[in-house]
The prediction has a mean pLDDT of 84.
This is a predicted structure of a 72-nucleotide RNA (transfer RNA) from a Chloroflexota bacterium.
Rfam family: tRNA. Rfam describes the family as follows. Transfer RNA (tRNA) molecules are approximately 80 nucleotides in length.
The source organism's lineage runs through Bacteria, Bacillati and Chloroflexota.
RNA sequence: GUUCCCGUAGUGUAGUGGCAGCACGCCUUGCUUACAUCAAGGAGGUCGCAAGUUCGAAUCUUGCCGGGAACA
Numbered sequence: 001g002u003u004c005c006c007g008u009a010g011u012g013u014a015g016u017g018g019c020a021g022c023a024c025g026c027c028u029u030g031c032u033u034a035c036a037u038c039a040a041g042g043a044g045g046u047c048g049c050a051a052g053u054u055c056g057a058a059u060c061u062u063g064c065c066g067g068g069a070a071c072a
Stems, first nucleotide, its partner, number of pairs: 001071007010024004018055001026042005048064005
């Protein structure tokens, strides 16, 4: 330099055009002498950034940024 893949909550991950979910973690309460486990509830995401297509975009298209792989 060329081609391809990935980017979603603190972490991991699902979601292939119509309400952004799950697990772990975190907070509160109950339980306990206490901690853990367990039970109930809660906070936390404008889906890497920007533009385009569409009635409607995490999802499709383009550019950029970051990470990775192959080739040179």